[in-house]
RNA sequence: AACUGUUUCGAGGGUUGGUGAAAAUCCACACCGGCGGUAAAGUCCGCAAGCCGUAAGGCACGAACGGGUGAAAUUCCCGUACCGACGGUAAAGUCCGGAUGAGAGAAGACAAAU
Numbered sequence: 001a002a003c004u005g006u007u008u009c010g011a012g013g014g015u016u017g018g019u020g021a022a023a024a025u026c027c028a029c030a031c032c033g034g035c036g037g038u039a040a041a042g043u044c045c046g047c048a049a050g051c052c053g054u055a056a057g058g059c060a061c062g063a064a065c066g067g068g069u070g071a072a073a074u075u076c077c078c079g080u081a082c083c084g085a086c087g088g089u090a091a092a093g094u095c096c097g098g099a100u101g102a103g104a105g106a107a108g109a110c111a112a113a114u
Stems, first nucleotide, its partner, number of pairs: 001114001004111004008106002014029001016028003030094002032084002034047004042082002050059003064080005086097003
């Protein structure tokens, strides 16, 4: 140093106002952004999270434009937009629940052997 095993870590956000018998679900406003890649990304490419299956595997899977700088940016800066699983409940990205779960992956340590 690489490989294998073990271990640890591994998702954020409304105590706002209005209407209403009832809404953190509607309306208004506010707020949030997993992992890898790449000029630094919720909206590019890929993956995870969901459902079915003993497994292999199968199914499902949202959203961005314009301008500027630059060698390089749909990633930075400016502007204006947009999106958000399943079950519950007055219709939910933000509440409760499956979940003290799972997980893309990240990092150090330890062990074995080369």